[in-house]
């Protein structure tokens, strides 16, 4: 330099080929317990990497940029 993959909650990842963003773990609160753990119940947490475009509507489609990984030279 060229090609491919990837970027969604603190972490690991879903999101059914456009229609109001989710799970597990973790955090916090509660129940229980002499205390803690476990278990159970609940709560909070996301401008979906960034910019532009298409659309009534974009995590999803188009385009540019950036980070990381792989391949080729």
């Nucleotide at each position: 330099a060229g090609g491919g993959g990837u970027a969604u909650a603190g972490c690991u990842c879903a999101g059914c080929u456009g229609g109001u963003a989710g799970a597990g773990c973790g955090a916090c609160g509660g129940u229980c317990u002499c205390c803690a753990a476990a278990a159970c119940c609940g709560u909070a947490g996301g401008u979906c990497u960034c910019g532009g475009g298409u659309u009534c509507g974009a995590a999803c489609c188009c385009u540019g940029a950036u980070g990381c990984c792989c391949c080729u030279g």
Transfer RNA from Thalassovita gelatinovora, 73 nucleotides, folded computationally. Its Rfam family is "tRNA". Rfam links the family to the GO term triplet codon-amino acid adaptor activity. Rfam classes the family as a transfer RNA. Its mean pLDDT, the model's own confidence on a scale to 100, is 82. It was read from a public genome assembly.